Bacterial RNase P class A from a pig gut metagenome, 350 nucleotides, folded computationally.
Its Rfam family is "Bacterial RNase P class A". By type it is a ribozyme. Rfam links the family to the GO terms dimeric ribonuclease P complex, ribonuclease P activity and tRNA processing.
Of the family's consensus pairs, 95% are formed in the model.
The coordinates come from a structure-prediction model, not an experiment, and the mean pLDDT is 77.
The RNAcentral record of the sequence draws on MGnify.
RNA sequence: AGACAGGUAAUCGCAGCUGCAAGUGCCGAAAGGCCGCAGGUGAGGAAAGUCCGGGCUUCACAGGGCAGGAUGCCGGUUAACGGCCGGUGGAGGUGACUCCAAGGAAAGUGCAACAGAAAUAAACCGCCGCAGAUACGGGGUGACCCGGAUGUGCGGUAAGGGUGGAAAGGCGGUGUAAGAGACCACCGCUUCCCUGGUAACAGGGAGGGCUCUGUAAACCCCAUCCGAAGCAAGACCGAAUAGAAGCGAUGACGCGGCCCGCCAGCUUCAGGUUGGUUGCUUGAGACGAUUGGCGACAGUCGUUCUAGAUAGAUGAUUACCCACGACAUAACCCGGCUCAUCGUCUUGCU
Numbered sequence: 001a002g003a004c005a006g007g008u009a010a011u012c013g014c015a016g017c018u019g020c021a022a023g024u025g026c027c028g029a030a031a032g033g034c035c036g037c038a039g040g041u042g043a044g045g046a047a048a049g050u051c052c053g054g055g056c057u058u059c060a061c062a063g064g065g066c067a068g069g070a071u072g073c074c075g076g077u078u079a080a081c082g083g084c085c086g087g088u089g090g091a092g093g094u095g096a097c098u099c100c101a102a103g104g105a106a107a108g109u110g111c112a113a114c115a116g117a118a119a120u121a122a123a124c125c126g127c128c129g130c131a132g133a134u135a136c137g138g139g140g141u142g143a144c145c146c147g148g149a150u151g152u153g154c155g156g157u158a159a160g161g162g163u164g165g166a167a168a169g170g171c172g173g174u175g176u177a178a179g180a181g182a183c184c185a186c187c188g189c190u191u192c193c194c195u196g197g198u199a200a201c202a203g204g205g206a207g208g209g210c211u212c213u214g215u216a217a218a219c220c221c222c223a224u225c226c227g228a229a230g231c232a233a234g235a236c237c238g239a240a241u242a243g244a245a246g247c248g249a250u251g252a253c254g255c256g257g258c259c260c261g262c263c264a265g266c267u268u269c270a271g272g273u274u275g276g277u278u279g280c281u282u283g284a285g286a287c288g289a290u291u292g293g294c295g296a297c298a299g300u301c302g303u304u305c306u307a308g309a310u311a312g313a314u315g316a317u318u319a320c321c322c323a324c325g326a327c328a329u330a331a332c333c334c335g336g337c338u339c340a341u342c343g344u345c346u347u348g349c350u
Base pairs, nucleotide, nucleotide: 001346002345003344004343006321007320008319009318010317011316012315014042015041017039018038019037020036023035025034026033027032044327048338049337051336052335053334054333055332056230057229058228059227068226069225070224071223072222073087074086075085076084077083088102089100090099091098092097103221104220108219109218110215111214112213124161125160126157127156128155129154130153131152133150134149136147137146138145139144169187170186172184173183174182188210189208190207191206192205193204194203195202196201234278235277236276237275243269244268245267246266247265254262255261285304286303287302288301289300290299291298292297322325
């Protein structure tokens, strides 16, 4: 990195499907559903979390903006993605390899505990210069002069010490009273140019200054993307009651066609509640071969159909075997990610 996820057999159940059979059968107001026999099928690598992305559906939608959310190196892949693939840069490892939320800190704001003199700004110690003071030593007949030491004042200094995650580019030299990018070489930073690369970027050259601490999974800025809700979406069929319109004791409707007779309601419509059907599993499908590509993936050909419930099916018993069986049970579908998992096997590498 990949594959498997106790096995075999029998019996009894459960849920769909197919075939046969089929009664003026049963339930229901209707729509619709149910009942027999046989055969065959019936959970997963994650069906999970519901964290992203899409299909499908209904609603909304001229265009633009605000708010909110997500993403953030480059190229590719895809229906789409915040996924995946291949690169670049960075970090780690002896290595195979692994990891990275990897735009902006020179738009602004905020924060940076403790320590430390000082945290975006600095003189605590130290070093150096000057002034005067004190005592001492030396010199001088003397006024006084010289020397280092101690402490004081004024000033210079960021090389050294100490604190810290971080202290005013690093390091070596020149230089200086002591020092300092003040100057020089190398490294770093930054601007421009050249070469290679689709690009991120890499290599090289020239110039510049040393001015700009970190933090944006802090606010924020910039760029790109995002309409909302979800199968309990939605579509169709459709009681009773209530409603509207029409007809009706001059007898409607019904009582098998007509007459008589008896009867007080009848017909239609809209709505879409209880309920029923559908959506529902043939799909960016699966498997195999082959072609293109480093790869994600794409093309072609062949084979194949593999749960579809709606209170929700996959279970139980028996026998045998072994390695003694984990995590976990579809609910519109698909692509990912993440987490859980007894164990067994295969392949490659350090």